Notes:
The RNA shown here (c-di-AMP riboswitch aptamer (ydaO/yuaA leader)) has 140 nucleotides and comes from a Peptococcaceae bacterium. Its Rfam family is "c-di-AMP riboswitch aptamer (ydaO/yuaA leader)". About the family: This family represents a conserved RNA structure found upstream of the ydaO and yuaA genes in Bacillus subtilis and related genes in other bacteria. The prediction has a mean pLDDT of 77. The sequence is in RNAcentral, with records from Ribocentre.

[in-house]
């Protein structure tokens, strides 16, 4: 010097999963924890009108589809609708790199005013960030 583990506190990244405020618990005190409330975001039910199915259906999610291996499969491949990221942020374009899953309901659910009802997880990068053009922010 490097790699690697843990522990704090920032900063960015997928996703709705974030903020606030009061109490409780604990404490010299703070932080943590736990409960209640708002706010924000999200997501399922739910008329009439219209629309429409019935090989079972349907959700949440970008995650669908086809081909081919494989004795049926199980599982692999190889494309592929669609998706993300490239470092303050939105659009555009151009170059790159990467996903393309998983799971719930349980014979029911199209959309849908009122209205009812649910969630606020998980997971990961590493000291420099790929470029150009347009915008508004915010500092100064």
């Nucleotide at each position: 010097a490097u790699a690697a583990u843990u522990a704090a506190a920032g900063u960015g990244c997928u996703g709705a999963a974030u903020c606030u405020g009061a109490g409780c618990u604990u404490u010299u005190g703070g932080a943590u924890g736990c409960u209640c409330a708002g706010a924000a975001c999200g997501g399922g039910g739910g008329a009439u009108u219209u629309c429409a199915u019935g090989u079972g259906g349907g959700g949440u999610g970008a995650a669908u589809c086809a081909u081919g291996u494989g004795u049926a499969g199980a599982a692999c491949a190889u494309g592929u609708a669609g998706g993300g990221c490239u470092u303050a942020c939105a659009c555009c374009u151009u170059a790159g790199c990467c996903c393309g899953a998983a799971u719930c309901c349980g014979u029911c659910a199209a959309c849908u005013a009122a209205c009812c009802u649910c969630g606020u997880a998980a997971g990961u990068a590493a000291a420099g960030a790929a470029a150009g053009g347009u915008g508004g922010a915010c500092a100064a």